[in-house]
C1' cells in the first nucleotide's frame, strides 16, 4: 500500500428500510435473622461525516479504529 472482515449500553451478542433485543454486570424493591440464589422493576448503546428515502443501526460515498490475507 492493495483486498477482505468487522465497530451497537460497562462487557459479550442479535437486529427482512419501520418502538434497538438477549444474556452477564449495575441500581431499586421483594424474599432472607445477614448474605448469596430465586423473582419483580429501572438506568445505560447504533465509530465520525455526507448522501439516498417518508422512514437508514440497516442501502450508497468519503473519512477514522481494530483484525486478517498479500506485496
Nucleotide at each position: 500500500u492493495g483486498c477482505c472482515a468487522g465497530g451497537u449500553g460497562g462487557u459479550g451478542u442479535a437486529g427482512u428500510g419501520g418502538u434497538a433485543g438477549c444474556a452477564c454486570g449495575c441500581c431499586g424493591c421483594g424474599c432472607u435473622c445477614u448474605g448469596g440464589a430465586c423473582g419483580c422493576g429501572g438506568a445505560a448503546a447504533c465509530c465520525g461525516g455526507g448522501g439516498u428515502u417518508c422512514g437508514a443501526g440497516u442501502c450508497c460515498c468519503u473519512g477514522c479504529c481494530u483484525g486478517g490475507c498479500a506485496g